[in-house]
Molecule: transfer RNA
Organism: Candidatus Bathyarchaeota archaeon
RNA sequence: GCGGUGGUCGUCUAGCCUGGUUAGGACACCAGCCUGCCACGCUGGGAGUCGCGGGUUCGAAUCCCGCCCACCGCACCA
Numbered sequence: 001g002c003g004g005u006g007g008u009c010g011u012c013u014a015g016c017c018u019g020g021u022u023a024g025g026a027c028a029c030c031a032g033c034c035u036g037c038c039a040c041g042c043u044g045g046g047a048g049u050c051g052c053g054g055g056u057u058c059g060a061a062u063c064c065c066g067c068c069c070a071c072c073g074c075a076c077c078a
Base pairs, nucleotide, nucleotide: 001074002073003072004071005070006069007068010027011026012025013024020058029045030044031043032042033041051067052066053065054064055063
C1' cells in the first nucleotide's frame, strides 16, 4: 500500500442485511424492599455526540462517500 472484519451507556453485546414511535439486554453503579448484618433475590432509577465529518432521504446506529482507530490476511521493504 491492497483486501476483510469490527468501533453502540463504565464494561460486554443485540439491532445494521430489509431506514420508521421514547436505541434494547446483561454485568456494574445508585435508591428502596428483603435480612440481625452481608451476600443472593425482588422493584425502581441514572447513564448513549451509535468512532469522526459529509451526502442521500420526510426520516439514518442502519444506505452512500471520505477519514481515524483496532484486529486479521496479502503485498512491499536489505